The RNA shown here (Bacterial RNase P class A) has 360 nucleotides and comes from a Desulfobulbales bacterium. Its mean pLDDT, the model's own confidence on a scale to 100, is 77. Lineage of the source: Bacteria > Pseudomonadati > Thermodesulfobacteriota > Desulfobulbia > Desulfobulbales. The gene name in the source record is rnpB. Rfam family: Bacterial RNase P class A. By type it is a ribozyme. Rfam's curators write: Ribonuclease P (RNase P) is a ubiquitous endoribonuclease, found in archaea, bacteria and eukarya as well as chloroplasts and mitochondria. The model forms 98% of the base pairs in the Rfam consensus.
RNA sequence: UGGAGUGGGCGCAUGAUCGCUACCCGAUAUUCGGGUAGAGGAAAGUCCGAACUCCAUAGGGCAGGGUGGUUCGUAACACGAACUGGGGGCGACCCUAAGGAAAGUGCCACAGAAAAUAUACCGCCCCGCUUAGGCGGGGUAAGGGUGAAAAGGCGAGGUAAGAGCUCACCGCUUCCAUGGCGACAUGGAAGGCACGGUAAACCCCACCCGGAGCAAGACCAAAUAGGGAGACAUCCGAGGGCUGCCCGUCCGAAGUCUCCGGGUAGGUCGCUAGAGGUGCCGGGUGACCGGCAUCCCAGAUAAAUGAUCAUGGUCCGCCUCAGGCGGAUACAGAAUUCGGCUUAUAGCCCACUCCUUUUU
Numbered sequence: 001u002g003g004a005g006u007g008g009g010c011g012c013a014u015g016a017u018c019g020c021u022a023c024c025c026g027a028u029a030u031u032c033g034g035g036u037a038g039a040g041g042a043a044a045g046u047c048c049g050a051a052c053u054c055c056a057u058a059g060g061g062c063a064g065g066g067u068g069g070u071u072c073g074u075a076a077c078a079c080g081a082a083c084u085g086g087g088g089g090c091g092a093c094c095c096u097a098a099g100g101a102a103a104g105u106g107c108c109a110c111a112g113a114a115a116a117u118a119u120a121c122c123g124c125c126c127c128g129c130u131u132a133g134g135c136g137g138g139g140u141a142a143g144g145g146u147g148a149a150a151a152g153g154c155g156a157g158g159u160a161a162g163a164g165c166u167c168a169c170c171g172c173u174u175c176c177a178u179g180g181c182g183a184c185a186u187g188g189a190a191g192g193c194a195c196g197g198u199a200a201a202c203c204c205c206a207c208c209c210g211g212a213g214c215a216a217g218a219c220c221a222a223a224u225a226g227g228g229a230g231a232c233a234u235c236c237g238a239g240g241g242c243u244g245c246c247c248g249u250c251c252g253a254a255g256u257c258u259c260c261g262g263g264u265a266g267g268u269c270g271c272u273a274g275a276g277g278u279g280c281c282g283g284g285u286g287a288c289c290g291g292c293a294u295c296c297c298a299g300a301u302a303a304a305u306g307a308u309c310a311u312g313g314u315c316c317g318c319c320u321c322a323g324g325c326g327g328a329u330a331c332a333g334a335a336u337u338c339g340g341c342u343u344a345u346a347g348c349c350c351a352c353u354c355c356u357u358u359u360u
Stems, first nucleotide, its partner, number of pairs: 002355009012312007020038008040331001044342002047340005052213004059247004064209005069083005084098001085096004099204002104202002106198003121144002123140007152170002155167003171193001172191008217269004227260006239251004276295008313329007
């Protein structure tokens, strides 16, 4: 100087006037005045996990579903932190769907001789016949070809030619030692060594999982037709509930369920004080945990949180360039709440790290 990597933050500001909603206070009466507050980092997606409510008094099994390296964090999680294995990058760093192929089944197109207890197309070697051509038999899987992948790799020896056939090194398997909570790493010894890949194919293994959802649900008021029909049943348990099935259990007797028809759809609560925010201190590599202090930051319901003006900020363009003029100002709007993940985002700021140019 140029490029790159990781983490964090802001995302228009201020003032005036008018308007809207909630709560509180004061008056007052169908309203008025004052005070305080009023849409996000993603409110989006509805992909995970919960709190809360009901089923419900609450169990077991099967089916079904989820996760998949180790350890930790958390209310919990498919999330986060740290580490390990593998892959990418010169590097800072990034990605990871990362248990099992020796339980079984399936698949590996095309090409190729052959795609897994798989094969001999070209070739190499030996023997016989023939004769400038070649044919037959036997051996071979090192060389070549095909392919994403072809009986572990490389080097030497050995052989008729070859082959873990033999040896050294690497790979693989088993055992031991050291370090580590652990995944695993390092070192040593033994073994010629399982017949490839694929489980983001079915499957096996380990661990985990009741269901439904604020339109959950609770209460109040009102209205109608205190309607009609059917089945079973009267303590010997009909029928119904508990996601699907089974066990089990509960409700249940002048009872339970099913079908048809009619009425209401109004109001209040749930509804915001929390696994809460902020500051400081301590512990921890970290996610995070503990302590002290302090604050209350929307609760609408056809759906409020806005409009106008002015000044300024940032960005872009032009010009007569300490200035002036014009334009623009992202993605986007709460509806029970919270922890995550994913997606969208004009522009700006901060910190640390890596590579590189030049100079000293």